[in-house]
The RNA shown here (SAM riboswitch aptamer (S box leader)) has 98 nucleotides. It was read from a public genome assembly, where an Rfam model found it. Its Rfam family is "SAM riboswitch aptamer (S box leader)". Rfam links the family to the GO term regulation of gene expression.

RNA sequence: AACUUAUCCGGAGUGACUGAGGGAACAGGCCCUGUGACGUCCGACAACCUGCCGAAAGGUAAGGUGCCAAAUCCUGCGGUAUAGCCGAAAGAUGAGUA
Numbered sequence: 001a002a003c004u005u006a007u008c009c010g011g012a013g014u015g016a017c018u019g020a021g022g023g024a025a026c027a028g029g030c031c032c033u034g035u036g037a038c039g040u041c042c043g044a045c046a047a048c049c050u051g052c053c054g055a056a057a058g059g060u061a062a063g064g065u066g067c068c069a070a071a072u073c074c075u076g077c078g079g080u081a082u083a084g085c086c087g088a089a090a091g092a093u094g095a096g097u098a
Base pairs, nucleotide, nucleotide: 002097003096004095005094006093007092008091013042015041016040017039021032022031023030026076027075028074029073043068045066048064049063050062051060052059053058072090077087078086079085080084
């Protein structure tokens, strides 16, 4: 990388360093950002897997991930009872498979 599967409207910083971009890719929007983006560290959140406790429900948060603007920021394809709703695709993350 491929396949299967679960989840994706909840949650999380007035910290330190850095210094110009960022919101996955393309297009169109709309936003965030020198009142400091991205990134790194710390911290937090969460509870998918392991561990521990428990008869179970569940708890815990030690380990492995993940995550910390806006629904996966919105739209793109299909359906519909069309300011909307439902689904798909694509994507992200976990667990698993050969």